[in-house]
The RNA shown here (transfer RNA) has 72 nucleotides and comes from an Akkermansiaceae bacterium. The sequence was found in a public genome assembly. The prediction has a mean pLDDT of 81.

RNA sequence: GUCCUCGUAGUUCAAUGGAUAGAACGAGCCUCUCCUAAAGGCUAGAUGCAGGUUCGAUUCCUGCCGGGGACG
Numbered sequence: 001g002u003c004c005u006c007g008u009a010g011u012u013c014a015a016u017g018g019a020u021a022g023a024a025c026g027a028g029c030c031u032c033u034c035c036u037a038a039a040g041g042c043u044a045g046a047u048g049c050a051g052g053u054u055c056g057a058u059u060c061c062u063g064c065c066g067g068g069g070a071c072g
């Protein structure tokens, strides 16, 4: 330098162009308990950035940024 791949809650991962972007763990609060743990309930929390296509984009296209890989 060229090509491939990935980037979504604090973490690990889902989401076939149309749902309120979902789950587990974690966090906070509540119930239960003499207390703690366990268990149950509730709440908050995310699409790397900028454009484009589309009635509609996490999803498709382009560029950039970052991680990983292949080739030279």
Stems, first nucleotide, its partner, number of pairs: 001071007010025004018055001027043005048064005